The prediction has a mean pLDDT of 81.
This is a predicted complex of two RNAs, RNase P RNA and transfer RNA, with 426 nucleotides together.
Rfam match: Bacterial RNase P class A. It is annotated as a ribozyme.
[in-house]
RNA sequence: GGAGCCGGCCAGGCGGCCGCGCCGUCAUGCACGGUGAGGAACGUCCGGACUCCUCAGGGCAGGGUGCUGGGUAACCCCCAGACGUGGUGACACGUGGCAAGCGCAACAGAGAGCAGACCGCCCGGUUCGUCCGGGUAAGGGUGAAACGGUGAGGUAAGAGCUCACCAGCGCGACGGGUGACCGUCGCGGCUAGGCAUGCCCCACCCGGAGCAAGGCCACGCAGGGAUCCGGUUGCCCGCCGAACGAUCCCGGGUAGGCCGCACGAGGCGUCGGGCGACCGACGUCCCAGAUAGAUGGUCGCCACCCACCGUCCGCGGUGGGGACAGAAUCCGGCGUACCGGCCGACUCCUCCC
RNA sequence: GCCCCCGUCGUCCAGCGGCCUAGGAUCCCACCCUUUCAAGGUGGUGACGCCGGUUCGAAUCCGGUCGGGGGUA
Repeated sequence: GGAGCCGGCCAGGCGGCCGCGCCGUCAUGCACGGUGAGGAACGUCCGGACUCCUCAGGGCAGGGUGCUGGGUAACCCCCAGACGUGGUGACACGUGGCAAGCGCAACAGAGAGCAGACCGCCCGGUUCGUCCGGGUAAGGGUGAAACGGUGAGGUAAGAGCUCACCAGCGCGACGGGUGACCGUCGCGGCUAGGCAUGCCCCACCCGGAGCAAGGCCACGCAGGGAUCCGGUUGCCCGCCGAACGAUCCCGGGUAGGCCGCACGAGGCGUCGGGCGACCGACGUCCCAGAUAGAUGGUCGCCACCCACCGUCCGCGGUGGGGACAGAAUCCGGCGUACCGGCCGACUCCUCCC
Repeated sequence: GCCCCCGUCGUCCAGCGGCCUAGGAUCCCACCCUUUCAAGGUGGUGACGCCGGUUCGAAUCCGGUCGGGGGUA
């Protein structure tokens, strides 16, 4: 210098004028002061807080998660590690069990999970034919996948048929690790294929609904019908509540206000513990709150980026650009969108000293 | 706001791991029939919303995304 890989951060700043929501003040004025979006406020894909249903007990069904250890309020999240695959590498991606059972594998191919003779090879027969019978998985061919590899012995030809070495599997022992797992040695049988984002098995977790939850006040109305049970997704048991009550349907009325609702698993800083996710202590700060839904427009200066022109290479001038999006109960994640810019760690190639 | 459901020819449906080169009806196009039109007959065009993953193989299974529909005061 080039190419790459991983992580973090920013999302213009200041001021003037006009305008909007909320809060405060009193001199109630279209007054003054304060305050006013995000890293994703988004998708609503997970998890929780909170509220109500009986704080929800048991079984079946159903759903979810899935290597190990840790973090967390919890998680389909995060961190650290193990193994496998890809990459020269930084690094990325994947993950329980198919030697429990059942099932699936189109087409091609002789044969597809019990293996299997189409060509070839070998032996025998032979009517001598492009034939018949048998043996053979070493060679060819098909396929995504064809039942270990190399060598030697062996044989009619062959074959774990036998042996040596190697790969892989199972069992056992020892050692290391909390563990996934790794290493060494011995024995065994000679090889057990793939798919569980197929049914399923195993382990663990899950009651349901959602702030339009739910509570209070005000205003208004007209009742009628069905069922006998209801208790927020199925079934059974248990428990609780009620039986001039409950649930559902039709009809009628209302379309107002308040709470929930803005102090929280909160932000920032310092110190300490931990490889890390994260945790603890102390200090400090208060940071939108509408209910048809505010957070906008314009001008000036500065900063940033791009293009062109000029250049005394320091820069100057002109023009243009600034995305994605936008709170509505609140948090923790994940995913997706995004003009551009900055910082840090690391890898490979090339060149120079 | 919250909670559900669905995307297959122009339209309405089927297919739910392979025989899919995706089937049927209707529409459209061409031809036949008819003096002509309609009806009828024959043939044809035409689709798995998009992007990844699992698998030998995906319309189908899983994840993400886009679009549409419904319920709830």